Predicted 3D model of an 85-nucleotide RNA (c-di-GMP-I riboswitch aptamer) from Parazoarcus communis SWub3 = DSM 12120.
It was read from a public genome assembly, where an Rfam model found it.
[in-house]
């Protein structure tokens, strides 16, 4: 530097659920709690998905868009711990 792999170590995060914040909502934050993860660190480009008070449109139906979320939905970007060849 390149692979491949997940055997050791020493650690890391943290699903449902509970309990309190936020928010219209998805969802998120914070404690409890471990289903799980080798990137389950981090970023919303591109695909999926979710939501959609207010605003435009409307066949008045979240139905179109415009906005807003999911990185624990993939793909891509990017960075990092220790072994082994």
């Nucleotide at each position: 530097c390149a692979u491949c792999a997940u055997u050791a170590a020493a650690g890391g995060c943290a699903a449902a659920c509970g309990g309190g914040g936020u928010g219209u909502a998805a969802g998120u934050c914070c404690c409890g709690g471990a289903c799980g993860c080798a990137a389950a660190g981090c970023c919303a480009c591109a695909g999926g998905c979710c939501c959609g008070a207010c605003c435009g449109g409307u066949u008045u139906g979240a139905c179109c868009g415009a906005g807003g979320g999911c990185g624990g939905c993939u793909g891509g970007g990017u960075u990092g711990c220790c072994c082994g060849u």
Taxonomically the source falls in Parazoarcus communis (Bacteria, Pseudomonadota, Rhodocyclales, Parazoarcus). Its Rfam family is "c-di-GMP-I riboswitch aptamer". Its family is annotated with cyclic-di-GMP binding in the Gene Ontology. About the family: GEMM was predicted in a large-scale screen for bacterial structured RNA regulatory elements. The coordinates come from a structure-prediction model, not an experiment, and the mean pLDDT is 80.